The RNA shown here (transfer RNA) has 73 nucleotides and comes from Clostridiales bacterium UBA1728. It matches the Rfam family "tRNA". The family's RNA type in Rfam is transfer RNA. Rfam links the family to the GO term triplet codon-amino acid adaptor activity. The sequence was found in a public genome assembly. The prediction has a mean pLDDT of 80. Lineage of the source: Bacteria > Bacillati > Bacillota > Clostridia > Eubacteriales.

RNA sequence: UGGGAUGUCGCCAAGCGGUAAGGCACAGGACUUUGACUCCUGCAUCUCGCGCGUUCGAAUCGCGCCAUCCCAG
Repeated sequence: UGGGAUGUCGCCAAGCGGUAAGGCACAGGACUUUGACUCCUGCAUCUCGCGCGUUCGAAUCGCGCCAUCCCAG
């Protein structure tokens, strides 16, 4: 420098145009003499790396950047 992949909550991770699942962790509560286990509730809310565009509508499509990884030189 060229090509490809990935970027979603503190961590892992689903989602593939129509209001962002789940697990762990965390917070509150129930239970317990206390703790653990178990159960209930909450936890991304102008948010999906950033910006611009397409669209009635974008995490999702297009373009340009940024970061990481792989391949080639």